A computed fold for a 105-nucleotide RNA from Peribacillus butanolivorans, annotated as SAM riboswitch aptamer (S box leader).
RNA sequence: UUCUUAUCCAGAGAGGUGGAGGGACUUGGCCCAAAGAAACCUCGGCAGCAGACCCAUUUUGGGAACUGUGCUACAUCCAACAAGCAUACGCUUGGAAGAUAAGAA
Numbered sequence: 001u002u003c004u005u006a007u008c009c010a011g012a013g014a015g016g017u018g019g020a021g022g023g024a025c026u027u028g029g030c031c032c033a034a035a036g037a038a039a040c041c042u043c044g045g046c047a048g049c050a051g052a053c054c055c056a057u058u059u060u061g062g063g064a065a066c067u068g069u070g071c072u073a074c075a076u077c078c079a080a081c082a083a084g085c086a087u088a089c090g091c092u093u094g095g096a097a098g099a100u101a102a103g104a105a
Stems, first nucleotide, its partner, number of pairs: 001105008013043005021032003026080004044072003049068003053063003076097001081094005
């Protein structure tokens, strides 16, 4: 990097450095940001994907949080493609794309 599988309506922030962007990409909207964006560091926290552990078990499952990850504004922000509904504004579902984990090449 590609492929496969699962999940994506929940949850969880302070300090320091930094100095203008950020919410994945493009376009349009919406929003955050000098009362300090991104990024990095420290210390916390959340979650429970994989491994280890405990309970139960045919399997499924439940617990816990040691290890490897991940995450810590709203929120995968909305639309874009398709189908359905609707006079219309729009709404619903699906897809695509993306994110994370595990496995494979």

Taxonomically the source falls in Peribacillus (Bacteria, Bacillota, Bacilli, Bacillaceae). Rfam family: SAM riboswitch aptamer (S box leader). Its family is annotated with regulation of gene expression in the Gene Ontology.